[in-house]
RNA sequence: GCCGAAGUGGUGAAACUGGUAAACACGCUACGUUCAGGGCGUAGUGGGCGCAAGCUCUUCGGGGUUCAAAUCCCCGCUUCGGCA
Repeated sequence: GCCGAAGUGGUGAAACUGGUAAACACGCUACGUUCAGGGCGUAGUGGGCGCAAGCUCUUCGGGGUUCAAAUCCCCGCUUCGGCA
C1' cells in the first nucleotide's frame, strides 16, 4: 500500500426484512435476612438537567438517502486478521 471483519449504557452483549435502542447476563443502588461480612431474596438501575412532573441527549466521528437509520450509501478514526 491493497483486501476483509469489528466498534451499541459501567462491563460482556442482543436487536440479521430499515419501524419502541439496549433483551439477557454481570456490575451497581436500596431494602430484607446476618452480630457483621459474604451468599441468598425483593425492587430499581443509559447519560445530563430538575424537589417533582418532566425536558433533553445517546449505537466510533462527520455527511447523505428515507416518513423513519445501530441497520442502507459516502468520507474519516481506532482495533483485529489476511496479502504484498
Source information: Model confidence (mean pLDDT): 80 of 100. A computed fold for an 84-nucleotide RNA from candidate division NPL-UPA2 bacterium Unc8, annotated as transfer RNA. Its Rfam family is "tRNA". The sequence is in RNAcentral, with records from ENA. The organism belongs to candidate division NPL-UPA2, within Bacteria.